[in-house]
Context: one part of a larger RNA
Formats: sequence, C1' cells, structure tokens
RNA sequence: UGACGGGGGCCCGCACAAGCGGUGGAGUAUGUGGUUCAAUUCGACGCAACGCGAAAAACCUUACCUGGGCUUGACAUGGGGUGGACCAUCCUGAGAGAUCAGGACUUCUGUAGCAAUACAGACUGCCUACACAGGUGCUGCAUGGCUGUCGUCAGCUCGUGUCGUGAGAUAUUGGGUUAAGUCCCGCAACGAGCGCAACCCUUGCCCUUAGUUGCCAUCAGGUUAAGCUGGGCACUCUAGGGGGACCGCCUCGAAUAACGGGGAGGAAGGUGGGGACGACGUCAAGUCAUCAUGGCCCUUACGUCCAGGGCUACACACGUACUACAAUGGCCGGUACAAAGGGUUGCAAACUCGCGAGGGGGAGCCAAUCCCAAAAACCCGGUCUCAGUUCAGAUUGGAGUCUGCAAUUCGACUCCAUGAAGUUGGAAUCGCUAGUAAUCGCGGAUCAGCAUGCCGCGGUGAAUCCGUUCCCGGGCCUUGUACA
Repeated sequence: UGACGGGGGCCCGCACAAGCGGUGGAGUAUGUGGUUCAAUUCGACGCAACGCGAAAAACCUUACCUGGGCUUGACAUGGGGUGGACCAUCCUGAGAGAUCAGGACUUCUGUAGCAAUACAGACUGCCUACACAGGUGCUGCAUGGCUGUCGUCAGCUCGUGUCGUGAGAUAUUGGGUUAAGUCCCGCAACGAGCGCAACCCUUGCCCUUAGUUGCCAUCAGGUUAAGCUGGGCACUCUAGGGGGACCGCCUCGAAUAACGGGGAGGAAGGUGGGGACGACGUCAAGUCAUCAUGGCCCUUACGUCCAGGGCUACACACGUACUACAAUGGCCGGUACAAAGGGUUGCAAACUCGCGAGGGGGAGCCAAUCCCAAAAACCCGGUCUCAGUUCAGAUUGGAGUCUGCAAUUCGACUCCAUGAAGUUGGAAUCGCUAGUAAUCGCGGAUCAGCAUGCCGCGGUGAAUCCGUUCCCGGGCCUUGUACA
C1' cells in the first nucleotide's frame, strides 16, 4: 500500500421486510449428470454450466459408429507428358451407394489459308512424380479476436508541486449534498484524463410541411351493406422539420452555497418512461469446434467419398419450462376491440369438397393498396352443481392429412375410441416496485416439414414498500493483523 475480520461508523441495491405469483409434489417437453451402447460426436460445471453453443439432428447437417471405396486426393497453386473444347445432360449394365464399364450428345478463340491443315492461346480431362493439399486431431495454461462476470457499481489514474531516507502519501481525506469522485464549501495543493452526466434512438404533448396506397368533418351520388364513387386534406394517421422541462416561477428549509420539501402552471417535474452505451481492472473465467494463429501430432490416414446406424438409448438423479388439479371454472351458441411483423422457388382471397387436418380453385399482391388474419381473454345467453366430475388430458388402439427421394428406428397435425397421474405440493427456494407482476392472445427468425424454446408485439391489469435490526452483494472512512 492492499487484502481480510463471526471490528466500528456512514450509505446503497426486489438484499431483507411488506405484498402478489411461482418452483420443489403430478403428467409431459427440453437440457444435464449417470448408466447403457458398435457409436450414443464435441464443448459449457457455484453465482457467471444445465430450453447453454444449437435462430430447427428423418437423409443432409455430422464432427461419432459399422461396413464399402479413394490416395496429389472432396478443395488451392505450380512443373512435365498426352488428349480433347470444357461443362452439363441423357441412355445401358453392375452395385446399398460412392463408383466402375460402355454408348449418345457436344467440337472454343486468334492468325495464315478456298479448304484440308499448321501454329499460337484460353479452358479442361487423364497420366506422371513432386512441391504440397487436408485434419471439427492436441494445447484457451503459448495467442489474436470476441464474450461472460463483479457492475451502469462510482470508481480508476496522470502531470507539476509539496511531504517522507524509502515503499509511498497528498490531491481522491474533511463539512454538506447527489442516482453519481454529482455539485458546493473548506483544505499544500493546482490542474487534467478514462469513467458519471449530456450529445444518439424510441415513447408521451403541441406546431409546421406533405396528402397516396392512409383518412372522411362538410357537399353530392349510391348500396342489403361498405370511403363504395365524385370531391376534400379539416381530423386520424404516416414521416420529415421545429418547439417543449431548465428547480425556469412562487414559497419554506439549508451556511446568502450546493441542494432539499411543498405549490402553481403544464401533455409531461425534478435523470419524465424505455433502450443503446460497460472506466482501470478481477476470475491463467469461456471459446484452438465461427474465424485467425505459434508449437506439437496424422499423411494409402487422425485426410476424403458413400450407404446404413447413432447424436432420439433408460433402473435412476438434478435444472428450466408447458399443462393441470377446476365454478373468479369447463362446454355450447351469439357478439366486440389490437399492435408489431412477414410475403414472388412467396402470401394466397372469393367459391367449392371434406366432421376435421386438408384437397380443388386461383382473383389480388414485389404490397400504408392484396394476402397471411380468426386476435384471445372480455361481454351476452344457455348448461354443468362440487364429483376424480361435462375437471384434467397422459397413454394406447384404429383410420387419415401434409411436407419430403424417403416419416421403421425418428416428423407435425386431424378424426373416432381410450381416458393415467393429479384435489394446490416437505425441507427448501425464485421472480417482480407500475402500465410492472399476473393473465390473454398475435407475429417473426431458423425452416421442405417440425416450437411448451427464443426474440418481439399489443389486450386486460393489481397488491405492497412501516422500516434498515437481521440474510446476501456493493461503495466510502476508520481500526486490528503473525497474510501478500
């Protein structure tokens, strides 16, 4: 000087408390451990691994296993020889296929030349041997890059000066204040940098510009109905520009300070809400399997091609979710109101067939125009009457639909039948302070197909916060130390 303390002081945070809803019990989904297996590829392991890499494992992916092939190689550059346009496509035979054998098709450019042909060039097949290729093989404790975490915590430093033999101190401590090393005052310090804040995006109010594909107040036409038509750009909206909030005003407190309490006005009030943004560093944290890369290792194999299998196994254990256990509910009928997205190898309306998944059909739309598209909870009416039930839907049998070369291992969905556990969950434990929790549906990426996961969107919409003694994490000052 740090670090640590079941030392002290001050102060924060859904840290506790006060509340609301869960997890831990059940079934299923998914990840992991373990076990099994020819293989169940690899990585990730307290917080900060475990719906994580994977925003899509039937083949492919794929790295694993079994078997069948290749050896200058699936891919790149170069030398020599030889042939031909190459490539692509098609046919026949063998084969699980890779591949092998045979055939068809195809016949480049320039120069000279009538042409044959010759020369040169480009491209390319084969042969040859060599340089080399190749490796998701090892080392994240050799590395770059990227990332997590403490933590959006308020800290971390530098120059000069001063003090100290020196390590170092001071500044950065103190009195206040703040979300903040934020600001004020004081002070052997005076300044400065990286952080904080602001500048950026979005949302909430107003003005203005613009008016189609959006909108419809007034006028006219028109319909069973409808901005449907003329017309209009007022309103909504869209997307450009601007304004607006600064403790600016009043008042009280404070040290006439910083600042704090209350009030007015205002769409918004004291950082308005949300996002992006992550200082010096810590964990030899994570990643050699995104990529790059040193070293080491393999080279008829640890490379590469192919078929099939596996990553989907199952006495068990754990994590994360979904669905429930019902009446604030289930079922049936009727009937409203979104936002944000996606669409040409695409989204697909009307109509029509089917109980349905879906089939036929193909208008319109490269989309403020058309489509996906039905929002759902809500509301109204009816029914069930507390039961393992008209709750719950696992499991299983049968019949189908769709995607795809192909759903057996191993897809999703539909219909009929079946109808399991489960009656609110031990010890323990998690999230959340407002348009939040809870609850309801919608969309997107990935994607042929496949979502209870992920990323977004809106609808309905709470309770509680006395307080800081305690648990956890953190900041500042101080104290002890046999630790560095």